[in-house]
Predicted 3D model of a 104-nucleotide RNA (TPP riboswitch aptamer (THI element)) from a Betaproteobacteria bacterium.
Order: sequence, then structure tokens, then C1' cells
RNA sequence: AGCCCACGUUAGGGGUGCCGGUUCCAUUACGGAAAUCGGCUGAGAACACACCCUUGGAACCUGAUCCGGGUCAUUCCGGCGUAGGGAAGCGUCAAGUUCAUGCU
Repeated sequence: AGCCCACGUUAGGGGUGCCGGUUCCAUUACGGAAAUCGGCUGAGAACACACCCUUGGAACCUGAUCCGGGUCAUUCCGGCGUAGGGAAGCGUCAAGUUCAUGCU
């Protein structure tokens, strides 16, 4: 003098499923739209002004009406995945690390 981590600030990116019930429409039955309640997984399941992620990028999308396992069911778990895409600037700083210079 940089780098990394962390924090702060400003900006940006992303997802919101599955199952059951109530109200409404229709039907022999199956079913359909909206609102609302409960349950499952998770950081987050539609406005939470929350959560996660921002190139050292698995937040998230495509592949995917995918494959295997499991479940009442599901983006529940794993594979796919060293695949292809995908959104950043500034400031502060302990330790660590790299480089340069000086002295011994």
C1' cells in the first nucleotide's frame, strides 16, 4: 500500500409451495374462483416494509410434467451441479496474509 473476514450505509436481485376445513358457484359425483383459519418443511410460504442473496455469486431461474428415496401431500431429502444463466458501490477495522522500501 493492497487482499480477505466482519460491520455500517446506499442501491439492486429473488421466492412465497403442499395438505385439510369454512363461506360462494355448479354437479349424481368429480370440480372451480376468491377470502379466511389450521397443519408440514424452511431463513423466509404475499406485503412479512420481513427474510435471503449481490460475481470468492446454490439467493433465485432454466433443465423439469426430470431421476431415486420418503410423505397425507409438496421445489420434503438427495442427484442433476466442476451444467447454463443470475443483481454492487462507498466507508470503517482487530487479527491474518501478500507485495514494496529502509535498517541490522